Annotation:
The RNA shown here (transfer RNA) has 73 nucleotides and comes from a Propionibacteriaceae bacterium. Rfam family: tRNA. By type it is a transfer RNA.
C1' cells in the first nucleotide's frame, strides 16, 4: 500500500433465492426435593459494527468508513 475473510442477546453461534431476528450455553421466576444438584415449565435481554444507496419492503443486494484475523509487497 494492495488482495481476501470475519463483524447478529452476557458467551459461542445460526439466518436459502430480500417478506415476524432464532438455537445452544448462561439469567431471572415459578415446579418437582428436607435443601443442593438435576429436570420441566416460562420470561427477559437485540440501534443485526457505523454511515449512506436501491426497494413496497435489508441481518441478506450496492457505496464508503471503523475494529479484528490473514496472505502478498
Nucleotide at each position: 500500500g494492495g488482495g481476501g475473510c470475519u463483524a447478529u442477546a452476557g458467551c459461542g453461534c445460526a439466518g436459502g433465492u430480500g417478506g415476524u431476528a432464532g438455537c445452544g450455553c448462561g439469567g431471572u421466576u415459578c415446579g418437582u426435593u428436607c435443601g443442593c444438584a438435576a429436570c420441566g415449565a416460562a420470561c427477559a435481554g437485540g440501534u443485526c459494527a457505523c454511515g449512506g444507496g436501491u426497494u413496497c419492503g435489508a441481518g441478506u443486494c450496492c457505496c464508503g468508513u471503523u475494529a479484528g484475523c490473514u496472505c502478498c509487497a
It was read from a public genome assembly.